[in-house]
Molecule: transfer RNA
Organism: Lacrimispora sp.
């Protein structure tokens, strides 16, 4: 350069185009196992669609192949 593959919560991960959801953490009970309870994202700008995390284009980041 070329090509692939991902990008959701503080941290890891889920989500048939139709209510975003779990563990961990957080706080409050418990000496401890546990219990209970509030919050809180879909990488960015556009397109399709009655409905986008999701399907289309383009950029961005990061990883992996090949040259």
């Nucleotide at each position: 350069c070329g090509g692939a593959a991902c990008a959701u919560a503080g941290c890891u991960c889920a989500a048939u185009g139709g209510c975003a959801g779990a563990g961990c953490a957080c706080u409050c009970u418990g000496c401890a196992g546990a219990g209970a309870g509030a919050a809180g994202a879909u990488c960015c700008c556009g397109g399709u669609u009655c409905g986008a995390a999701u399907c289309c284009g383009g950029g961005u980041g990061u990883u992996c192949c090949g040259a």